Predicted 3D model of a 692-nucleotide part of an RNA (large-subunit ribosomal RNA, domain II) from a Bacteroidia bacterium.
The RNAcentral record of the full RNA draws on ENA.
The coordinates come from a structure-prediction model, not an experiment, and the mean pLDDT is 83.
Context: one part of a larger RNA
RNA sequence: GCCUACGAGUUACUCCUCACUAGCAAGGUUAAGUCCUGAUGGGACGCAGCCGCAGCGAAAGCAAGUCUGAAUAGGGCGCAUAGUUAGUGGGGGUAGACGCGAAACCUGAGUGAUCUACCCAUGAGCAGGAUGAAGGUGCCGUAACAGGUACUGGAGGUCCGAACUGGUGAACGUUGAAAAGUUCUCGGAUGACUUGUGGGUAGGGGUGAAAGGCUAAUCAAACUGGGAGAUAGCUCGUACUCCCCGAAAUGUUUUUUGGAACAGCCUCGAGUAAGAGUGUCGCAGAGGUAGAGCUACCAAUUGGGUGAGGGGGUGUCAAAACCUACCGAGCUCAGAUGAACUCCGAAUACUGCAGACAUGUUUCUCGGGAGUGAGCCCUUGGGUGCUAAGGUCCGAGGGCGAGAGGGAAAGAACCCAGACCAUCGGCUAAGGUCUCCAAAUCUAAAUUAAGUUGAACUAACGUGGUCCAAUCGCUAAGACAGCUAGGAUGUUUGCUUGGAAGCAGCCAUUCAUUUAAAGAGUGCGUAACAGCUCACUAGUCGAGCGAUCGGGCGUGGAUAAUAAACGGGCAUCAAAUUUAGUACCGAAGCUAUGGAUUUCUACCAUCCGGUAGAAGUGGUAGGGGAGCAUUCUAACAGCUGCGAAGGUGUGUCGUAAGGCAUGCUGGAGCGGUUAGAAAAGCCAAUGUAGGC
Numbered sequence: 001g002c003c004u005a006c007g008a009g010u011u012a013c014u015c016c017u018c019a020c021u022a023g024c025a026a027g028g029u030u031a032a033g034u035c036c037u038g039a040u041g042g043g044a045c046g047c048a049g050c051c052g053c054a055g056c057g058a059a060a061g062c063a064a065g066u067c068u069g070a071a072u073a074g075g076g077c078g079c080a081u082a083g084u085u086a087g088u089g090g091g092g093g094u095a096g097a098c099g100c101g102a103a104a105c106c107u108g109a110g111u112g113a114u115c116u117a118c119c120c121a122u123g124a125g126c127a128g129g130a131u132g133a134a135g136g137u138g139c140c141g142u143a144a145c146a147g148g149u150a151c152u153g154g155a156g157g158u159c160c161g162a163a164c165u166g167g168u169g170a171a172c173g174u175u176g177a178a179a180a181g182u183u184c185u186c187g188g189a190u191g192a193c194u195u196g197u198g199g200g201u202a203g204g205g206g207u208g209a210a211a212g213g214c215u216a217a218u219c220a221a222a223c224u225g226g227g228a229g230a231u232a233g234c235u236c237g238u239a240c241u242c243c244c245c246g247a248a249a250u251g252u253u254u255u256u257u258g259g260a261a262c263a264g265c266c267u268c269g270a271g272u273a274a275g276a277g278u279g280u281c282g283c284a285g286a287g288g289u290a291g292a293g294c295u296a297c298c299a300a301u302u303g304g305g306u307g308a309g310g311g312g313g314u315g316u317c318a319a320a321a322c323c324u325a326c327c328g329a330g331c332u333c334a335g336a337u338g339a340a341c342u343c344c345g346a347a348u349a350c351u352g353c354a355g356a357c358a359u360g361u362u363u364c365u366c367g368g369g370a371g372u373g374a375g376c377c378c379u380u381g382g383g384u385g386c387u388a389a390g391g392u393c394c395g396a397g398g399g400c401g402a403g404a405g406g407g408a409a410a411g412a413a414c415c416c417a418g419a420c421c422a423u424c425g426g427c428u429a430a431g432g433u434c435u436c437c438a439a440a441u442c443u444a445a446a447u448u449a450a451g452u453u454g455a456a457c458u459a460a461c462g463u464g465g466u467c468c469a470a471u472c473g474c475u476a477a478g479a480c481a482g483c484u485a486g487g488a489u490g491u492u493u494g495c496u497u498g499g500a501a502g503c504a505g506c507c508a509u510u511c512a513u514u515u516a517a518a519g520a521g522u523g524c525g526u527a528a529c530a531g532c533u534c535a536c537u538a539g540u541c542g543a544g545c546g547a548u549c550g551g552g553c554g555u556g557g558a559u560a561a562u563a564a565a566c567g568g569g570c571a572u573c574a575a576a577u578u579u580a581g582u583a584c585c586g587a588a589g590c591u592a593u594g595g596a597u598u599u600c601u602a603c604c605a606u607c608c609g610g611u612a613g614a615a616g617u618g619g620u621a622g623g624g625g626a627g628c629a630u631u632c633u634a635a636c637a638g639c640u641g642c643g644a645a646g647g648u649g650u651g652u653c654g655u656a657a658g659g660c661a662u663g664c665u666g667g668a669g670c671g672g673u674u675a676g677a678a679a680a681g682c683c684a685a686u687g688u689a690g691g692c
Stems, first nucleotide, its partner, number of pairs: 001692006011095003015092010027051003033045005055062002065077004098237002101234001105227003110223002117201009126191001128160003131156001135152006164188003169184004203219001205215003240627006250263005264372002266369006276362001277359005282353004291344001292342002298338002302334005309327002311324004375400010405416003420595004425591003431585003434569003440582001442581006453571001461556003465553004470548005482540005488513003494506002519534001523532002596617009628681001630678007638670002646665008
C1' cells in the first nucleotide's frame, strides 16, 4: 500500500418546548397500591397528586380587575376563554451524550537501587621496565656535632608500558553485526585505583567531586493500578439514494477577536390580503457631494500700487522737520489654493404619493430547525500608504465562494453564458475562419519593411525611415542641386596690440566706389600675412524646388543567467495594422423532437389520482420531502436434496438506492406481503485486528 472484518448523534428521565396523530374537553389524567383474570399480559377500582379554568401587587390584600397615585386621570400587567392525557417525531436540559486523541493533576505505608548514583561489610586484581626520597653501613671529616663520599636501602595520588579501567581524535556504521558498536589512535594503570559477592538509601523522595546527572533502553519529578469515558472554545473522522429551496464570512457586546450571545441573511409550518412588495414613468420633497468660486466668510497665498506704523540717519536741551536700494498693517489691482472654507451648486442615489403602467405573493406577522459571524478578486467613489503592493480600511456594482459549458495556449475571480435527461437536428454569443483546429488563403481602400506585428515590454528624450493633410515662399523673365567662371577697390577701415591685414578682442553713420555680383566678411587656416571656402553674381542644364506646422505607421532608447514570452508551424499588395462590408464556424445559451419531475391554475374524479396550460428543475454550509437495502419480531401466505443461503457469470426491469430471472459452483436452510423494532449502510479518522 491493497483486501476482508470491525468502526462514530445512542440510551435513560413524572425534565422543558414545538409539530403531527388519537381520546376526552372547562375540564383532562391517574401514581403507588388493591381486586378480578384466559396471568412476563389484560381489565376494573384507586380523586392522593399534577396541569388547566384569574389576575395584579414586594406584601397586607383586592379581584375581571389590580398596581402606581391625592385622583374616578394617565400608564404597567391582565380580562373578552382551551386545555389535558398518551404515542411518534424535531430541538433543548441533566447525564461520558456523535467517535478517537492530550500534555497534565490527585490517590495508595502500591512496585522498583539485579541498570545506575552514593554508602556499609567482606573478598579479589594490578606482566615487565625505569627513577632512586628518608633511613642504614664503611671511609673521610669535626673538640663534639655538622658535613663530604662510596655502597646499601626501596619511598612516591613518581615515570614508560600490558592485563584491567576509561573514552581523546578520526573513519566506518546510521532500514547498523549493535536501540550507542567496530577499527586505528588516545588518558589512567599502587591509587581520590579497579572489581566480585552480600547489604542500605524510594518519587517532590533518594543519590549526586553538580551534568538537572542518575534512580531497570523511562527523569525539570520513575513505574504500575485507580479517580477516569479527567478536560480539550482544538485537530481529524462521521457510512445508502432521489426530489424542492438555499445562505453567510455583516452589526452590537464579549479576559473578546480561529469561541460565543442577540440581530441580519436560509429553510419548514401556520396565518395575514390591501390600490401588499418590487421595477419603470410622472409629480412632490429634504440635501451641500462632484464641479465651481472666493473685494461672500474662515484659513492660507504670488506680484504690483498706495501706505498707517516702525527701524536707521541728519537734526536737537527736547520736539518738530527732513532723508531712506530697510521692515510693513490696512486698502486696492491682477493671479490663485482648501477633507475639517462656501456667495453658489449638479448628475445619481434617497424619501413620499388611496398617481399611471408592468410583474403577480416575491410583502408582513407568529412559531419549529439551522448554518454563518477567517472571505477573496474585478470595476468604481474615497481614506491610509509612495495617487507602491496579489497592501490595508470603508461605500456602490458584478463575480468566485457554492457555478459546470465556450473564449482568453495553459489560469477560482477577466469576456460570453447560468448545466433536469436523451438526440451522428438547427440558429447564435464572446471569440474566430493558411495549418495544427470547426469556419474566408473573402470583398474594397490604405499603411507598415521593423518579422514591427508577435503578446509579460514601458518611458523621458532622439529619428532627412516612410505615408497623409495644411500654410508660406522660389520657379520657362529658367528655380533647386551639380559643373565652369567671378567673388573686386578705398583698405592692413578705426582702436587695441609684440603682432591683429574680413576672421583674439572693442567701436562704428558695417561707409563708399567699380559692378552681372562681391559682407569693413560664413567657416577652415597663419606668429602676422598668405592660402582654401561661403554669402552674392553670370553661364551651362531644363522642371519642379525650399521652409514651417500637424497627424499615421515604423525606428533607437531596450540589460539575466541552457535556445525558449506570436501556443507551435509559419505569414510581407499579409495569415500584420487601420477603415468599411458580406458570408461562415462557434457553448450545456436559444430553438426542434421525445421523456422525467416540482409548483401554481383550471377541469374531471373526489380514495389514490388523471388531463390541459403556465412557470420552473447549477449548487457548498444548511432546512424540508419521498424512498432503497440490512438484521430481528408478529400475523398471513409460501419456496427448498427434482438443490436453500452464500460465491461467480449472463440477461433484463427501475430516475437512483436497488429488484427479478437464469448458467455454473455450493450442499441446508430461506424468501414474499403487511406492520413493528434496531448493535441498520464505510474510502478516508498518521483508524483497530488479521491476511498478502